[in-house]
This record gives sequence, C1' cells and structure tokens, in this order.
RNA sequence: ACAGCAGGCCGGAUAACCGCUGGUUUUUAUAUCAGAGGAAAGUCCGGGCUCCGCAGAACAUGAUGCCGGGUAACUCCCGGGGGUACAUAAGUAUUACAGACAGUGCCGCAGAAAACAAACCGCCGGUUAUAAAACUCAGGUUUUAUAACCGGUAAGGGUGAAAAGGCGGGGUAAAAGCCCACCGCUCUCCCGGUAACGGGAGGGGCAUGGUAAACCUCAUCAGGAGCAAGGUUAAACAGCAGUCAUGGUUGUUCGCCUCACGGCUGCGGGUAAACCGCUUGAGUUAUAUGGAGACAUAUAACCUAGAUAGAUGGUUAUCGAUAACAGAACCCGGCUUACAGGCCUGCUGCUAUU
Repeated sequence: ACAGCAGGCCGGAUAACCGCUGGUUUUUAUAUCAGAGGAAAGUCCGGGCUCCGCAGAACAUGAUGCCGGGUAACUCCCGGGGGUACAUAAGUAUUACAGACAGUGCCGCAGAAAACAAACCGCCGGUUAUAAAACUCAGGUUUUAUAACCGGUAAGGGUGAAAAGGCGGGGUAAAAGCCCACCGCUCUCCCGGUAACGGGAGGGGCAUGGUAAACCUCAUCAGGAGCAAGGUUAAACAGCAGUCAUGGUUGUUCGCCUCACGGCUGCGGGUAAACCGCUUGAGUUAUAUGGAGACAUAUAACCUAGAUAGAUGGUUAUCGAUAACAGAACCCGGCUUACAGGCCUGCUGCUAUU
C1' cells in the first nucleotide's frame, strides 16, 4: 500500500441586533450567567427515590439459564470455553448455551416403515410349471430364461428435513459390527486449568432419531404500586339508601399486629388553585497507581435546562460546506432501533514493495 473486520469523534462555527425560559444581585432591569441528544426515540431490562402495619411463610404466577470476574443492580459489560456460519487459512460474526434414560405431546405430505418404528423395487436359496440348449442307447441329468408360491435379507436403489452409526477391507448362498483398522458413542484412569473445558491412554455393548422459542423437570431470583408517587397551604360542600362483620397495596391460604365513628355497592353534592417534590448526582473532566480488561482507589478542578397547553426563535454578514436521524418533563446504569456525510484509531494476513 492492499484485502477483510472492529471501534471512536463530529454532525455546523463566529459577530451584531431583536425575542423566549430559569438563576444571581434585598427588589427591579436592553445588568450578568446558563439554556435539548448520541440516541432526548422504544418503554425493553435494572435500580435510586416515595408511599402502603409485617419489605414474615407457603402455593400459584413470572423471569433467568456455559465458566470466572465487574457493578448499586441487571437478562448489562469484560475475559475465557463450547456450538454454528463464512473464510483455502489466520480470523471474524453469531449464539433463547441447564435437562430428551422422570413423564406426556408433536414430526404434515411422500414413503414399506417416523421410535414398542420396516419390506415398495431389488439380491439369495428352495419347490412347481413352461420353453430353449447341451449330455445321455433309453430312462433321465445339468444350465439358462419366464411365471407362481415359500423362506432368508436390510448391504444396493427409491421417498423424505431426518430411515436401525460413517468409511475401507474381510467374510457370506446373498447380507448384517458378523469380524478387523480408523472416526464416532460410552465407561475408567492420567495430565493441564480456579472453572467451563482441553489433551492423552486403555476397555467395551458396538447405539432405536429429533424437538423443551412444546407442556414439563432442575437450579437461582422476585412484597406491591408508582412523580398522574408523595407532601404542604388555601378554598368549597351534603348527604341518603342497601349490605357485611369485616377491612388493612397482585391472586389464594396461613401467622403476627391493629382498626370497628369501619369496609363494600348504588344515587347525589363540592373542589381541579398555589407551592414543594424539581435537579449536587452510584455526577463530569484531568492526572497518578493497580488490573490483559470491564473497572477500582487517591488527588485536583468544575456545576452543565427544570418548562407546566409546555422555553432556545428570527434577521444580517463572514466562514464552512457534511447538514442526516431527530426535542428533556423525577433521576441514573444499560440494551435495541434510526442516521446523509466527513475524520481518526486498532486487529488479522501462505498478499505486494522497501
């Protein structure tokens, strides 16, 4: 340089004028400071936070599923292992990756037969019949072909996604792990590794499939609801009837504690205002140390939207062209999806050159 692949950043800038929202200054303002994202999207996971008497137990229900680490936690991230796909290889990508000898179900059509699973074509042997040929003095014998019946077979062919291990040889009337070598399966032992697992040696029946993103079994986890949570202030009003001894944040049951001026249902009346929650955080950035890495520790610096029918817009000039996907609503860690184009870094190589 080329080929293949993985990741990161940007995704308009500057100046002036006018306009919008919040903060600061006792208050005010043409004072001053700040003002949408890498995904703000999806609402898919996990939490922080708030409230409910117990955040107690069991069943039900739901979720996860190789090993070891990281994290507040996770179905996330890092590293490793197995499988699969692509690649001549290195490698890259991907993985709903526990269990099929606990049980049940399903595998259409085709095919003989789809798991307590086989004989359609064929191959071999026997019997009978017919025809031909050869041999035979004659009687008859042998061979070949066809047809029917009986027996053996699962090697060859056919059907199918999949058919009673694969391939090569021996053996057989024809065949078959019937026997042998290799592979595969399984058992035992040894070595390496924290482990998943990898490598090696020996023995053996030589084996009746797949599917659990079907029900199910095993292990682990889960109290519920959610900022329209919840709290403060102000204002207004009107209760009546029925029913039950209950009611107390998934469903059912049990236990503890507590309530009875209580719960549930129907009809009817009043209120919908203001403020808090609301942004200082498991925060960001930089440096050093430790670690393969995700990350952890220490020091220093910084403060970066809080709207509530919902704020960032308009004009001019210059630069730049690359102008895509697209707008916070309690907050954070992830995952997934969308993205015109520009720039940067790394890994691999039976590629080429120096």